[in-house]
Molecule: transfer RNA
Organism: Candidatus Karelsulcia muelleri
Parts: sequence; structure tokens; C1' cells
RNA sequence: GCGGGAAUAACUUAGCGGUAGAGUGUCAGCCUUCCAAGUUGAAAACGCGGGUCCAAAUCCCGUUUCUCGCU
Repeated sequence: GCGGGAAUAACUUAGCGGUAGAGUGUCAGCCUUCCAAGUUGAAAACGCGGGUCCAAAUCCCGUUUCUCGCU
């Protein structure tokens, strides 16, 4: 330099154009003599910039980072 893959919550991840889900963790309530466990609830995310579309995490272009391969 060329090509492929990945980027979603603090972490691990689901989501093949139509309301962004889950587990762990965090916070609060209940329970408990207290802690842990259990249970209920809450907060919290689509790498960035454009384009297409009535509608984009999803499709297209560019870009950043990581990763695999070729040279």
C1' cells in the first nucleotide's frame, strides 16, 4: 500500500429498513437483628461526518480505532 471483519449502557452482548432488548454491574425500595442472597423498580448505549429513504443501529460514501490476511 491492497483486501476482509468488528465498533450498541461501566462490562459481555441481541437486534437482516418501522417503539433500541438482555445478562452482569450501579442506585433505590422490600425482606433480614446486620451483611450476603432473594425480590421489585430506576438510571444508563447505536465510534464520528455526510447521503438515500416517509422512516437508518441496519443500506451507500468517507473517516477514526481495533483485528485478520496479502504484498